[in-house]
Context: one part of a larger RNA
RNA sequence: CUGGGCGUAAAGCGUGCGCAGGCGGUUGUGUAAGACAGAUGUGAAAUCCCCGGGCUUAACCUGGGAACUGCAUUUGUGACUGCACGGCUAGAGUGUGUCAGAGGGGGGUAGAAUUCCACGUGUAGCAGUGAAAUGCGUAGAUAUGUGGAGGAAUACCACUGGCGAAGGCAGCCCCCUGGGACGAUACUGACGCUCAUGCACGAAAGCGUGGGGAGCAAACAGGAUUAGAUACCCUGGUAGUCCACGCCCUAAACGAUGCCUACUAGUUGUUGGGAAUUUAUUUUCUCAGUAACGAAGCUAACGCGUGAAGUAGGCCGCCUGGGGAGUACGGUCGCAAGAUUAAAACUC
Numbered sequence: 001c002u003g004g005g006c007g008u009a010a011a012g013c014g015u016g017c018g019c020a021g022g023c024g025g026u027u028g029u030g031u032a033a034g035a036c037a038g039a040u041g042u043g044a045a046a047u048c049c050c051c052g053g054g055c056u057u058a059a060c061c062u063g064g065g066a067a068c069u070g071c072a073u074u075u076g077u078g079a080c081u082g083c084a085c086g087g088c089u090a091g092a093g094u095g096u097g098u099c100a101g102a103g104g105g106g107g108g109u110a111g112a113a114u115u116c117c118a119c120g121u122g123u124a125g126c127a128g129u130g131a132a133a134u135g136c137g138u139a140g141a142u143a144u145g146u147g148g149a150g151g152a153a154u155a156c157c158a159c160u161g162g163c164g165a166a167g168g169c170a171g172c173c174c175c176c177u178g179g180g181a182c183g184a185u186a187c188u189g190a191c192g193c194u195c196a197u198g199c200a201c202g203a204a205a206g207c208g209u210g211g212g213g214a215g216c217a218a219a220c221a222g223g224a225u226u227a228g229a230u231a232c233c234c235u236g237g238u239a240g241u242c243c244a245c246g247c248c249c250u251a252a253a254c255g256a257u258g259c260c261u262a263c264u265a266g267u268u269g270u271u272g273g274g275a276a277u278u279u280a281u282u283u284u285c286u287c288a289g290u291a292a293c294g295a296a297g298c299u300a301a302c303g304c305g306u307g308a309a310g311u312a313g314g315c316c317g318c319c320u321g322g323g324g325a326g327u328a329c330g331g332u333c334g335c336a337a338g339a340u341u342a343a344a345a346c347u348c
Stems, first nucleotide, its partner, number of pairs: 004319003007302002012316001014201004021194003025088007033081002035077008049065006091191001092188004097182003103177007110154001115149007125136002162169002206247006215241002220236004258315006266293011297304002321348003330341004
C1' cells in the first nucleotide's frame, strides 16, 4: 500500500459556516468525453506459459506457438456517467397563519441572605472541633431592634422539563435580535449533501489596561493532627472570582458515539404543535423533540436497538504494539503562560 477498523481495546477534529474537491432526485431530446463491442497497426529480442528437440538426466541450450492484460487510428452502440438544451415536484428553499422556549446582546428594577457601618437594649462570653487551640470579646463582642452602605447570586416554582451548533443559558420588566416546531396552501424549480485549506464561536484557569471587591478563596500566616505533615481539620487571608475592552484556544470540550439521506416489530412516560372524537376534557391518530424498556439484527462482551452501536449509500476526520512522547528540533500563533503541527535514536 491493499485490507481492517474508530461507544468502553489505538482511533470522531470542541462546535459550526463554507470556497475548491468528491457525490447528487425525476423526465425528454441531442452529443459521444468516459464506457462497451468490432477491425487495423504497433506492442524488438530474451524472460514467463504451452507443445516439441539437443547435451546419459537436470540446470542449461534450442524450434514453434501463445501471451505481452498496453498504446494509437478507425467503425459502431446509445443503457449508464458526463456535457448541452428543455420539462417536472417527492429533495431544498421562500411567502402566509399559529405556537413554545433559562437562545443571544443592551438597559432597568425587586426581595431574601451574608458582610460592614451608626445608634438603642443587654452582659460574659462568642466562634470553632473528633477533642482543642490560634481568633473575636469588659475599649462591651455574640444575641436582639432600627436605620444605612456595598457587592455577588437569584430559594420555592424545578422537572428523565425547555432553548442553543457546541461551549453553555434561570428573579422580574422593557428594547434590539437569531433559530426552531406545526397547519393548510401558494410560489421557486435540484437551487442539494459533505467539506482539505480558510473563517467564526469556544467552560474554567491564566494574561494586559482600567474599574469593582460583599461572600468565597489558590498563594501565604498562624493553630491543631502526626514519627514528620510543605496536607486532610480550624482561625485568618492576597491574587482571583464580578464589570468594560483586548488576548489566550485548552478540558473526562463526553452520548468517550462526525454530518446527511433512506429502510427495518412494538410498549410505557413526558415537552411543543395539529386533526378527529367525547362532552365528566376523555380517547384515538399524527408531526417534531426528550426519556425508560425491549422483536429482529448487531456486538469480544458489556450493551445498542426507528434518537442504532441494525441494513445500505455519500463526504470528511482519525487509527496501525507498549515505552521514549503528544516529547525534541524546526515552522506557525501568543505579551507571557503556552498552544498547534510533530519525529528519531534507544528499549521491551
Small-subunit ribosomal RNA, central domain from a metagenome, 348 nucleotides, folded computationally. Rfam family: Bacterial small subunit ribosomal RNA. Model confidence (mean pLDDT): 86 of 100.